[in-house]
RNA sequence: CCACGAUAGGCGGGGGGUUGGCGGUCCCCUGUACCCGAAAGCCGCCACAGCGGGGCCGAAUUCCUAUCUGAGGCUGCUCAGGUUGGGAAACAGGUUGUGCUGAAAGCGAUGAAGGUCGGGUCCUGUGCAACGGUGGACUGUGAACCUGGUCAGGUCCGGAAGGAAGCAGCCAUAAGCAGUUUUCACCGUGUGCCGCAGGGGUGCCUGACCGGAGCCGGAGGCACUUCAAUGCCCUGGUCUGGGUAAGUCGAAGAUAGGUUCGUGG
Numbered sequence: 001c002c003a004c005g006a007u008a009g010g011c012g013g014g015g016g017g018u019u020g021g022c023g024g025u026c027c028c029c030u031g032u033a034c035c036c037g038a039a040a041g042c043c044g045c046c047a048c049a050g051c052g053g054g055g056c057c058g059a060a061u062u063c064c065u066a067u068c069u070g071a072g073g074c075u076g077c078u079c080a081g082g083u084u085g086g087g088a089a090a091c092a093g094g095u096u097g098u099g100c101u102g103a104a105a106g107c108g109a110u111g112a113a114g115g116u117c118g119g120g121u122c123c124u125g126u127g128c129a130a131c132g133g134u135g136g137a138c139u140g141u142g143a144a145c146c147u148g149g150u151c152a153g154g155u156c157c158g159g160a161a162g163g164a165a166g167c168a169g170c171c172a173u174a175a176g177c178a179g180u181u182u183u184c185a186c187c188g189u190g191u192g193c194c195g196c197a198g199g200g201g202u203g204c205c206u207g208a209c210c211g212g213a214g215c216c217g218g219a220g221g222c223a224c225u226u227c228a229a230u231g232c233c234c235u236g237g238u239c240u241g242g243g244u245a246a247g248u249c250g251a252a253g254a255u256a257g258g259u260u261c262g263u264g265g
Base pairs, nucleotide, nucleotide: 001265002264003263004262005261006260009057010056011055012030013029014028015027016026020046021045022044023043024042034054035053036052037051063258064257065256066255067254068253072249073248074247075246076244077243078242079241080240081239082238083237084236085235086234087233091231092230094227097224098223099222100221101220106215107214114210115209116208117207118206119205120204121203122199123198124197125196126195127194128192129191130189131188132187133186134185135184137180138179139178140177141176147172148171149170150169155164156163157162
């Protein structure tokens, strides 16, 4: 140096999260580099830090070391913005109340505000009218018999003369029924507003007198005050983005170097 066979080792790596720590299942970045099983309030390990089973490559472009470069992630500082918790309430805006001022509209010299006097409405009593009811009065009707008068016929008494009772009818009436319009009496009322008297008087209406210029209204403004907390202010959390000769980890890649054993030639 070559051939053959083994072995070390390799068959991805990294960041986040999680963990006492390491690795995995989970999420993400690189990149293409075996298969199967289980695994999150979990699975397996212990700084030599995945477990169990199987397969392939194998001393090199593939393993190890160093340097360069660097995808990407995480953290810090800072700036800008979004969102949210707590606090404060001097300022802007909003709200409550009070006071001052007071616009429009309306009324007013055919007389405002205010004042005086009176009346009504209101309550009570009483009277009158109306309405309703009852009764009286008038008229009509009205009793087979147990109302009256007169009583045909007929009946009874009598020798006769005469007398008696009395049905129907007629007339008049009682109780009852109906009508009448005036009058008379009584009772009643959510009728009327008519009269009289007393009472009352907040409000409303109305009349007269005095008075002599306002009355009513309340937009808006100002001041103070009350409440609330939108903006503004302070503080904390969280999210997004920018900057950073801030830190940290770091894939892939490039360069250079290093590299086991056995057998045979």

The RNA shown here (Bacterial large signal recognition particle RNA) has 265 nucleotides and comes from Pseudothermotoga sp. RNAcentral holds the sequence, with entries from ENA. The source organism's lineage runs through Bacteria, Thermotogati, Thermotogota, Thermotogales and Pseudothermotoga. The prediction has a mean pLDDT of 78. The gene name in the source record is ffs. It matches the Rfam family "Bacterial large signal recognition particle RNA". Rfam describes the family as follows. The signal recognition particle (SRP) is a universally conserved ribonucleoprotein involved in the co-translational targeting of proteins to membranes. It is annotated as a non-coding RNA gene. Gene Ontology terms of the family: SRP-dependent cotranslational protein targeting to membrane, signal sequence recognition and signal recognition particle, plasma membrane targeting.